[in-house]
Record summary: A computed fold for a 99-nucleotide RNA from Jeotgalibacillus alimentarius, annotated as c-di-GMP-I riboswitch aptamer. The coordinates come from a structure-prediction model, not an experiment, and the mean pLDDT is 76. Lineage of the source: Bacteria > Bacillati > Bacillota > Bacilli > Jeotgalibacillus. The model forms 100% of the base pairs in the Rfam consensus. The sequence was found by an Rfam model in a public genome assembly.
RNA sequence: AACAGAAAAAGGCAAACCACCUGAAAAGAUGGGACGCAAAGCUAACGGGUCUAAGGCCAAUAUAAAGAAAAAGGGAGCUAUGACGGCUGAGCCGCCUGA
Numbered sequence: 001a002a003c004a005g006a007a008a009a010a011g012g013c014a015a016a017c018c019a020c021c022u023g024a025a026a027a028g029a030u031g032g033g034a035c036g037c038a039a040a041g042c043u044a045a046c047g048g049g050u051c052u053a054a055g056g057c058c059a060a061u062a063u064a065a066a067g068a069a070a071a072a073g074g075g076a077g078c079u080a081u082g083a084c085g086g087c088u089g090a091g092c093c094g095c096c097u098g099a
Stems, first nucleotide, its partner, number of pairs: 003098003012037002017032003021028002035086001041092003046089003049084003055079003058075001
């Protein structure tokens, strides 16, 4: 260096939930709080997956109309350019112990 995490030490992180702030939402920041974690450290501009749908696309329907087209309007669906590294492969970096 690579491998492993039984026991131990120094310590570290912090799910749900609560308060408050940001955000359209998913979610995130801060404080409290601990379910867990040996990478629960970093990378989402490396890949897969999951969540959300502001904006965009666009059906039904309705109004005006002889009809058509167009416009307006609307929210079933689609869409990441928004997120999640505590879903995961991969990459980078790192504490202690073991053999």